[in-house]
A computed fold for a 114-nucleotide RNA, annotated as FMN riboswitch aptamer (RFN element).
RNA sequence: GAUAAAACUCAGGGCAGGGUUCAAUUCCCGACCGGUGGUAUACCCCACGAGGCGAAAGCUUGAACCGGUGAGAUUCCGGUGGCGACAGUAUAGUCUGGAUGAAAGAGUUCUCUU
Numbered sequence: 001g002a003u004a005a006a007a008c009u010c011a012g013g014g015c016a017g018g019g020u021u022c023a024a025u026u027c028c029c030g031a032c033c034g035g036u037g038g039u040a041u042a043c044c045c046c047a048c049g050a051g052g053c054g055a056a057a058g059c060u061u062g063a064a065c066c067g068g069u070g071a072g073a074u075u076c077c078g079g080u081g082g083c084g085a086c087a088g089u090a091u092a093g094u095c096u097g098g099a100u101g102a103a104a105g106a107g108u109u110c111u112c113u114u
Base pairs, nucleotide, nucleotide: 002113004111006109007108008107009106010105017029018028019027031094032093033084034083035048036047037046038045043082044081051060052059053058064080065079066078067077068076086097087096088095
């Protein structure tokens, strides 16, 4: 340095301020957030996980365009948009709950072989 196995650890963020109301962080104005791998750096390109349905196998699972730079970017820069499980509650991406859970995956240690 490489290969294989095992154990362990880690692995999700966010309504400031205001309005209506008996009551809303749920409605309205506005604010804020973006899991993992791939690829020119990605919430909205491809794939995966979580979530939902199912006895199981399995099924399902959101949203983007324009211009610029460049060899190359729906990823960078500028502009304007859009999306976000289930249960509870005055209608929730942001509150509470399943969840001190699970997991894509990331890392560490040890052992063996070369």

The prediction has a mean pLDDT of 83. Of the family's consensus pairs, 100% are formed in the model. Its Rfam family is "FMN riboswitch aptamer (RFN element)". Rfam's curators write: The RFN element is a highly conserved domain that is found frequently in the 5'-untranslated regions of prokaryotic mRNAs that encode for flavin mononucleotide (FMN) biosynthesis and transport proteins.